[in-house]
Context: one part of a larger RNA
RNA sequence: UGACGGAAGGGCACCACCAGGCGUGGAGCCUGCGGCUUAAUUUGACCCAACACGGGAAAACUUACCAGGUCCGGACACAGCGAGGAUUGACAGAUUGAAGCUCUUUCUUGAUUCUGUGGGUGGUGGUGCAUGGCCGUUCUUAGUUGGUGGAGUGAUUUGUCUGGUUGAUUCCGUUAACGAACGAGACCACGAUCAAAAAAUAGAGUUCAUGUUCCUUCGGGGACGUGUAAAUCUUCUUUUUGAGACAGCUGCUUCUCAAAGCAGAGGAGGUUCGUGGCCAUAACAGGUCUGUGAUGCCCUUAGAUGUCCUGGGCGGCACGCGCGCUACACUGUGAUCCGCAUCGAGUCCAACCUUGGCUGGCAAGCCUGGGAAAUCUCUGAAAAGAUCACGUGACGGGGAUUGAUGGUUGUAAUUUUCCAUCAUGAACGAGGAAUGCCUAGUAUACGCAAGUCAUCAGCUUGCAUAGAUUACGUCCCUGCCCUUUGUACA
Numbered sequence: 001u002g003a004c005g006g007a008a009g010g011g012c013a014c015c016a017c018c019a020g021g022c023g024u025g026g027a028g029c030c031u032g033c034g035g036c037u038u039a040a041u042u043u044g045a046c047c048c049a050a051c052a053c054g055g056g057a058a059a060a061c062u063u064a065c066c067a068g069g070u071c072c073g074g075a076c077a078c079a080g081c082g083a084g085g086a087u088u089g090a091c092a093g094a095u096u097g098a099a100g101c102u103c104u105u106u107c108u109u110g111a112u113u114c115u116g117u118g119g120g121u122g123g124u125g126g127u128g129c130a131u132g133g134c135c136g137u138u139c140u141u142a143g144u145u146g147g148u149g150g151a152g153u154g155a156u157u158u159g160u161c162u163g164g165u166u167g168a169u170u171c172c173g174u175u176a177a178c179g180a181a182c183g184a185g186a187c188c189a190c191g192a193u194c195a196a197a198a199a200a201u202a203g204a205g206u207u208c209a210u211g212u213u214c215c216u217u218c219g220g221g222g223a224c225g226u227g228u229a230a231a232u233c234u235u236c237u238u239u240u241u242g243a244g245a246c247a248g249c250u251g252c253u254u255c256u257c258a259a260a261g262c263a264g265a266g267g268a269g270g271u272u273c274g275u276g277g278c279c280a281u282a283a284c285a286g287g288u289c290u291g292u293g294a295u296g297c298c299c300u301u302a303g304a305u306g307u308c309c310u311g312g313g314c315g316g317c318a319c320g321c322g323c324g325c326u327a328c329a330c331u332g333u334g335a336u337c338c339g340c341a342u343c344g345a346g347u348c349c350a351a352c353c354u355u356g357g358c359u360g361g362c363a364a365g366c367c368u369g370g371g372a373a374a375u376c377u378c379u380g381a382a383a384a385g386a387u388c389a390c391g392u393g394a395c396g397g398g399g400a401u402u403g404a405u406g407g408u409u410g411u412a413a414u415u416u417u418c419c420a421u422c423a424u425g426a427a428c429g430a431g432g433a434a435u436g437c438c439u440a441g442u443a444u445a446c447g448c449a450a451g452u453c454a455u456c457a458g459c460u461u462g463c464a465u466a467g468a469u470u471a472c473g474u475c476c477c478u479g480c481c482c483u484u485u486g487u488a489c490a
Base pairs, nucleotide, nucleotide: 001490002489004486006485007484008483009482010481011480012479013478016474017473020438021437022436023435024434027326028325029324031322032321033320034319035317036316043054044053065312066311067310068309069308071306076118077117078116079115080114086112089107090106092104093103094102122300123299125298126297127296131294133288134287135286136284137283138282143182144181145180147178148177149158150157151156161173163172164171187277188276189275190274191273193243194242195241196240197239198238199237202234203233204232206230207229208227209226210225211224212223213222214221215220246270249264250263251262252261253260328431332390333389334388335387336386337385345377346376352371353370354369356367357366358365359364397428402423403422404421405420406419407418444466445465447463448462449461450460451459
């Protein structure tokens, strides 16, 4: 100096607690891991920092595993054989899942090959404890470093601090330190407000034309629609450029009347304005050789661990664990009506998003169109709301399991891809010990889009809609940081 332990003092965090909310743990199912089984059930990862993770939703491919069968994609050099032919390919038959793969039979080709030796090449073979790069974590905290000066023989220390303050080594101040650098902050993106400039790819209200309906004094008027049909305009919408918040103002608190904090006003906005991104130093023998034509070494290399083909497996089920979905009903279920979003995405050498019309109970099919998109479509979302029925019963709660049938994707659906119809109608009566997440447009509920995708979400990443209760604190538990003290350890 570190690390660690006993202890003391500060400070911090919903990966801690408190006050609560929703749960998980119990059930059924989905999915990952272990175990068992197997020809194979390929494999990595195992406290936080493995286990709906490998963007890992595998029918073939993927694919690494298993049972079989082909091919050479063995460069190049040397030697051999060799134009009197090194070799290549093949109908039919045998063989075989299928195969001029091999065999029988003959033809064909013409120096591309073939046989050895050396040496390459390939490998989802091994080694992440040989490595690069990337990622994760320590660690979401405030930490890290050198120059000159001071102290010490020196390692080292001071700077980097008693105190107050901050989310912050953030500032004020103190001061043997002074002046600096990285990190924090600033910065970047998105979200909120305003101003200006505009817009038939966005709208607004007029006028005109036109449709439905109501009132009509029969002249017309009101309400709701439609129109690439006229100008006008920019409130909403979109785009660009600017403005705006700085704790600036007022009051109070605080030995420094400092930094700052609290309350209030004004304001679209006063928790770092909110949410994210970026993010230091030092590490880990954390993960990845299965991302890479990144890569050392080892192994293998023609009866292949290369490569392709066929089939199977990764899905197997006495069992244990983890992430989830659906529920146990009346704040509910069923039927009818009502009709409110935002992020996305979308087809050229192609079959993507698909409107509308028709057929069909449905799934779906057929015919027409639109769209490389603020133009067309997915896209009238679900929960919510209104009315009616049900009336507390394993019930009209629940929808597992199984049977039959119809369709769709695909060469192929059996070990049922998925969807639909009819029937069947299991456990489950709110879940023990334990334990997770969370402070505001948040939790929770509810759907939608995208990723994967020929087909397939109970997953993930985003997006809006409805929208609480309870803190606004503490260090008691669990941990982290700093200071003081101690020393068995290096």